The RNA shown here (Bacterial RNase P class A) has 406 nucleotides and comes from an Alphaproteobacteria bacterium. Its mean pLDDT, the model's own confidence on a scale to 100, is 76. The model forms 97% of the base pairs in the Rfam consensus.
Order: sequence, then C1' cells, then structure tokens
RNA sequence: CCAGAUGGCCGGGCGGCCGCUCUUUCGCUUGCGGAAGGGAGGAAAGUCCGGGCUCCACGGAAACACGGUGCCGGGUAACGCCCGGCGGGGGCGACCCUAGGGAAAGUGCCACAGAGAGCAGACCGCCGGCCGAUCGGGCAACCGUUCUGGCCGGUAAGGGUGAAAGGGUGCGGUAAGAGCGCACCGCGUGGCCGGCAACGGUCACGGCACGGUAAACCCCACCGGGAGCAAGACCAAGUAGGGGCGGCAGGUAAAAUUGCGUUCGCGUUAUUUUACACGGCGUGUUUUCGCGCCGGUCGCCCGGGUCGGUCGCGUGAGGCACUCGGUAACGGGUGUCCCAGAUGAAUGGUCGCCCGCCUCGGCUUGUCCGGGGCGACAGAACCCGGCUUACAGGCCAUCUGGCACU
Repeated sequence: CCAGAUGGCCGGGCGGCCGCUCUUUCGCUUGCGGAAGGGAGGAAAGUCCGGGCUCCACGGAAACACGGUGCCGGGUAACGCCCGGCGGGGGCGACCCUAGGGAAAGUGCCACAGAGAGCAGACCGCCGGCCGAUCGGGCAACCGUUCUGGCCGGUAAGGGUGAAAGGGUGCGGUAAGAGCGCACCGCGUGGCCGGCAACGGUCACGGCACGGUAAACCCCACCGGGAGCAAGACCAAGUAGGGGCGGCAGGUAAAAUUGCGUUCGCGUUAUUUUACACGGCGUGUUUUCGCGCCGGUCGCCCGGGUCGGUCGCGUGAGGCACUCGGUAACGGGUGUCCCAGAUGAAUGGUCGCCCGCCUCGGCUUGUCCGGGGCGACAGAACCCGGCUUACAGGCCAUCUGGCACU
C1' cells in the first nucleotide's frame, strides 16, 4: 500500500423568528396568562420468542390433543436468547455455519440411468476348460503358439451407469481375482489416562458391512392452562328484564298458605319456599369427584340502548460512573440521576451559517477558492429481555493474507 475478517460508535451542529405538548407552581375574567423543568429509536419496524402485569379463578384425579426445544457446561426473571466449550462442514488464514438425541421400535422413500439401490448384482471385460481353424515339433497319441466364433465354469480387482455401488490406499498371493492374507486408515467391542461433561488420547482384540434418509412420518427426553391494555377497574348516562311464531316439558320429597271435601284422623287442587333430579357456566378437550352461580327448555324472525369520561399510563428484572469477582455472558458493592405520556393522536415549521461526502472548474498546487448535487433507514401508544429485517455517508480498535522497502 492492496484485499479480507471480527467487534464497536456517530448518523447532524449552532443561532434567529414563529408554533405544539406534558409535569410542577403562581395569578385570574375558569380557560387564559406567567415562571421553572421535560419531550421518539438503534432499530420505535416485524409481531417471531420469553416474561412482568390484568382477568378467567374455586379446586382434586386421570387421559388426550396441540405446540415448542433437542451435543456439554454456565448466565438469566425466563427463553427458541447470550457466553464458553465439544463434534461435524467451509475457508490459505483471521474467522464463519451448524434444524447437533434415536435408523438395532415400526412405517415410508432412494426417481431416471444402471447388471445391481439391500441381507442385491454381471453390461464391457479378466481367467480356465471344451469344440473349430492355422503354424511348428512329433510315425502316432499328443504338446506349444496364434485367430475368431460358440458353450460351460470362476471372478468382481479394471471400465461403464449413477447423488450414492457392499470399506479406502499399498504390498503379497492367485489361472484370473477377492480382507483371501498383511500393513496403515476406517468400523465394532473392551481396558486405561485426561476432562464436571459433551468428548479426546492411547493400548488390546476382532477381517469386520443389515447402505443412506427423521429440515420424512415416527420414537425418546424436557417445557407449556387460556385470553390479552380493544386486558381490567371506576364514574356518568340510557333503553326494551322488548315483541312475534312454533315444538317439547311441567319430575320426586318435605314444609307453609289457600280452595274444596271430611267420619275432624285426614284426603285433594293451586301457589310459594327448600332439597334432589335435569340443563347451562366456571378460558385447550374429555371423563370423574366436589364447590359456587344461573335456570322451565329448544329453534327461528324482528328490534332497542351504550359507540361519554377518569384510572390503568410509567420508579423500573431502570440508566450512568467507579470498583470487586469471573476467560466471558453476567453478578455483587458504593455513589449519582429521573430521562416522553399523547388519545385521530404532541415533540414541529421556516431562514441563515457550519459540518460530512460525491462531482466539475480555476489557480498562487494549498488540509486552497468557486459552482452543482447528496445527507440514510425511519415515528413511542402498557412495559421490559431477546431475535430478525432496513440503513446515504463517516469514524475507531484488533486480527489474517499478499506485495514492496528498511
């Protein structure tokens, strides 16, 4: 100097004029004025996770459904997040990615090509034998060589197909081959050592293949009640506990009242109350056991009121500085600060200068002068911890590779 990797920061500043909103306070003509102080983000976005908070809400037992996570250890209120490691993959490297339990519980799939895609298989080949032809030797039988075709047997080393072919490389061996044998690697089993562990190292034994796929269904382990600030609480106001049609039902027991009857023992009708039965509700579903509340029941059609106000609403798993512990995430301690609360929705408009970047021109070539252009992504609405996505331009730190010089 060039290229790259990781982490972090800024993303406008100043001034004038005018304007908005909240808190506290003062005054007064009660909605107007004065004073002091505050007023969008690193993502406020996506609504993907986890919670705080609110309500259901009173529970016990069992089963099921649905959803989520998935190596080990740690952090955290918690998590699918963060930190540190292990295994696997990518990269020369700094670093990056990881949907990382189980294929011997079961099911499914591996198209096409290919001989063959799971307890498979011979297309081209290789080797041996027989038949045929040719040459040489031989009296002959027969032996050897060469060529082509057929048949039989052996073979999976070489080639081909494919994403993937029944371990890989090498040596030996064989008619030719093959873990057939051996060495190393791989795989399986076991011991020992290191580590909290995931795992790693080493040694021994075994020729050892029932392949792959779960981001396919599934199995295993662990976690999860639901709904959500339009939650919820209060105040005020108001109507219609409305009307119509149809079906079904009106059960058991006790008590009271009442009507009728009475042989004055009581029987019976109606109404009311209580209990049981029956039905419904009690926030994933079902069953069961209680408990509480509501109720004649079921279906269809028409229709009315409230669409107002206050709270919830910001002091927090809070920010900042210093310090201690820890590899780190993070935790402890001390001190200090209060940093938005609107409700059709405030935090702005305008002017000037500066600043940063790009580009053009000039000349006295300077961190110069002048002109033009650009200044990103993007607005709280209960709050917090994360993840993901967007971002013009600029800055800082550390590390890796390359080139050149000393």